[in-house]
RNAcentral holds the sequence, with entries from ENA.
This is a predicted structure of a 72-nucleotide RNA (transfer RNA) from a Chloroflexota bacterium.
The organism belongs to Chloroflexota, within Bacteria.
Model confidence (mean pLDDT): 82 of 100.
Its Rfam family is "tRNA". The family's RNA type in Rfam is transfer RNA. From the family's description: Transfer RNA (tRNA) molecules are approximately 80 nucleotides in length.
RNA sequence: GCCGCAGUAGCUCAAUGGCAGAGCAAUUCUCUUGUAAAGAAUAGGUUAAGGGUUCAAGUCCCCUCUGCGGCU
Repeated sequence: GCCGCAGUAGCUCAAUGGCAGAGCAAUUCUCUUGUAAAGAAUAGGUUAAGGGUUCAAGUCCCCUCUGCGGCU
């Protein structure tokens, strides 16, 4: 230099163009003499940045950045 894959909550990952979710973690509550466990609830998101297509984009297209892999 070229090609491919990936980037979504603190972490690990989902989401067929149509309300952005789960598990763990966090906070609060219930339970307990107390702790743990268990149960319930709450909070947490510029879906890597920018632009385009569309009534509607995490998803499709372009470009940039970062990481990983391959080729040279």